The part of an RNA shown here (large-subunit ribosomal RNA, domain VI) has 268 nucleotides and comes from an Elusimicrobiota bacterium. Model confidence (mean pLDDT): 88 of 100. RNAcentral holds the full RNA, with entries from ENA.
Context: one part of a larger RNA
Parts: sequence; structure tokens; C1' cells
RNA sequence: CGUAGGAAACUUGAGAGGAGUUGUCCAUAGUACGAGAGGGCCUGGAUGAACGAACCUCCUGUAUAUCUGUUGUCCUGCCAAGGGCAUUGCAGAUUAGCGGUGUUCGGUAGGGAUAAGCGCUGAAAGCAUAUAAGCGCGAAACCCGCCUCAAGAUAAGGUUUCCCUGGACUAUAUGUCCCUUAAGACCCCCGGAAGACUACCGGGUUGAUAGGCAGAAAGUGUAAGCACAGCAAUGUGUUCAGCUAAUCUGUACUAAUAGGUCGCGAGG
Repeated sequence: CGUAGGAAACUUGAGAGGAGUUGUCCAUAGUACGAGAGGGCCUGGAUGAACGAACCUCCUGUAUAUCUGUUGUCCUGCCAAGGGCAUUGCAGAUUAGCGGUGUUCGGUAGGGAUAAGCGCUGAAAGCAUAUAAGCGCGAAACCCGCCUCAAGAUAAGGUUUCCCUGGACUAUAUGUCCCUUAAGACCCCCGGAAGACUACCGGGUUGAUAGGCAGAAAGUGUAAGCACAGCAAUGUGUUCAGCUAAUCUGUACUAAUAGGUCGCGAGG
């Protein structure tokens, strides 16, 4: 820009893409078969491999904004307690998130039309013949079925709901001027398991969108101070303490204030 007014939501599916793999074992059954050795078809069931998707309950990895221990040195006047730097100084754990080595799930079934192949009926050709007319069965291949996208599918689809019912002029035009600015959308702002930007999604005081605060969860592992024991290092008690990132719930304390723009007047 188009989809012959504008808008919001929900959809149909022309078409496109994805997936389609396979082993082993058990029962049937030591049966059919076979002198024996050996050993089924069919049918039903179980469990894997690789591949793929989703997810983070478990396991596991990361986690330079969480906790703790500790070395050297400098600083906060000193002790104590802390801070800076040394690869995050080093080391031990670790929430969320993101991952896999973890967990769950998938391939199927079924239908249609067929290939090779196997048939029924059946003449030409009194027979025979699956074929000439006609009718069946038959494969991981084909078309559906499963998952995803999809009306720019210009043949531009469908459904529901919402919105607009002013005036004047004359050159009667796809015109000019005045009034008005709907539904809705955007700018802007607070954000996001969305993201390079954009887009997408949530929220904007009629508000829990983010931060703060409170509580919880979870992590670390028993803070400082004081008291006691010990010459001291240190230990014990107060104390499952203290501290705490991304998680959850609640709460308007802070910031989403205020404001602006587009979009018309019933539609060739």
C1' cells in the first nucleotide's frame, strides 16, 4: 500500500514445513516341521539403542551481585571488628535462571488408492485363461491421519462485537472553508521466563508493572558483643545463630504523573 468505511477479538485452511528408524527378550512353544541336531510362521506382550521435542521434580554443570574459611599486604589511630588489592587472591558450599549427562513424551494405530505379486467371475477361442468388460487382496514408498506455520490464498475468505447520522460556498470536483475527533491505536512511562534493534507480551493510580518494605522458601553454617574455662593458641554458652542474589505471597512507601499524536462525520 492492497484486501471498496474504520476497528477489536476469534477463526476456516488453499498451500508449505516437520515427523516416519530399528534391535533384543518373553508367551504362544520346545509346538508345527525334522531321523536327529535343530527349530518356526502368525498373534500378543516387555524392554532398549540412536534421533527429536518440551521441561528443571530428581541427578549433574555453571552461578565474578549469596554465605563461610583462609594467605600476603595496605588502610579505617591502636585491640577487636571490618574494607581495598592480589585471576572472583585462593578454597568449600550454593538459590533463581540457563543447560545435559537428568526427567517426561514422540514415531504408532486406522482409512484411501496402489507396486511387484496373489486371486474371483469370464469370453474372444463350446476348452483353458487373474483381463478383453467387470470385481477383490496386497508394501516403511503415495494421499489422509499426528505436530507447526498459514487469507498478499490479489479468488486477498468467515463469524461475533464496537464506532461514526455536522454546517456553509460554487468552478459540482477525487473541490474549498468552518465545526467536531468516535471505536480504536500509537507516542511516552514501569517492566518481562520476549528480545541485537525492532517486534512480541504484561501494566500505567478504577494500579501489584518494577523497586522498596514485611513474611515465607532456600543457601551458608552457629555472627558481633558479652560471660565463663584456659598462661595462651583456642574452646564453651547466649545461638539451627547472624547474613543472604535472581524465587513465592502480601503491602501503594517510590516510580508508571502530566500530556501529546493519529484515526471521522454512514462509506465507488